The prediction has a mean pLDDT of 81. Predicted 3D model of a 73-nucleotide RNA (transfer RNA) from a Deltaproteobacteria bacterium. It was read from a public genome assembly. Its Rfam family is "tRNA". The family's RNA type in Rfam is transfer RNA. Taxonomically the source falls in Myxococcia (Bacteria, Pseudomonadati, Myxococcota).
RNA sequence: GCGCCCAUAGCCCAAUGGAUAGAGCAAUAGCCUUCUAAGCUAUCGGUUGCAGGUUCGAGUCCUGCUGGGCGCG
Numbered sequence: 001g002c003g004c005c006c007a008u009a010g011c012c013c014a015a016u017g018g019a020u021a022g023a024g025c026a027a028u029a030g031c032c033u034u035c036u037a038a039g040c041u042a043u044c045g046g047u048u049g050c051a052g053g054u055u056c057g058a059g060u061c062c063u064g065c066u067g068g069g070c071g072c073g
Base pairs, nucleotide, nucleotide: 001072002071003070004069005068006067007066010025011024013022018056027043028042029041030040031039049065050064051063052062053061
């Protein structure tokens, strides 16, 4: 330098172009327990990396950039 893949909650990950973007773990509160842990319930937590484009509608499709990984030279 070229090609391919990835970027979504604090962490690991889902989500066929169509409802208010979800689950687990973590955190917080409650229940239970003599207390703690475990278990159960609920809650909190998101500018879907950034900037544009297409579309009635974009996490998803297209372009550029940034960061990471792999391969080729």